RNA sequence: AUUCGAUAAAGGCAAAGCCAUCGAAAGAUGGCGGCGCAAAACUACAGGGGCUAAAGUGUUACAACGCUAUGCCAGCCAGUUGCCGAG
Numbered sequence: 001a002u003u004c005g006a007u008a009a010a011g012g013c014a015a016a017g018c019c020a021u022c023g024a025a026a027g028a029u030g031g032c033g034g035c036g037c038a039a040a041a042c043u044a045c046a047g048g049g050g051c052u053a054a055a056g057u058g059u060u061a062c063a064a065c066g067c068u069a070u071g072c073c074a075g076c077c078a079g080u081u082g083c084c085g086a087g
Stems, first nucleotide, its partner, number of pairs: 002087004012037002017032006035075001041080003047077002049073003056067004
């Protein structure tokens, strides 16, 4: 430098669910919890993909439905960096 995660040590993160707060929602943060994770660390217009639709807008009837991100998701893929061990 590169490939890999069989074994070991030090440890790390934390899904669903429940509670509280924020938010129109998606979702986020904190607590409990622990499904899993060797990148479950970081990156969200300027790679792909996904979720939501307040405001706006179209049909319309004030309802309802459609479109739309400027709101989100990194635990979907991807990119960047990186611990330990082995080859």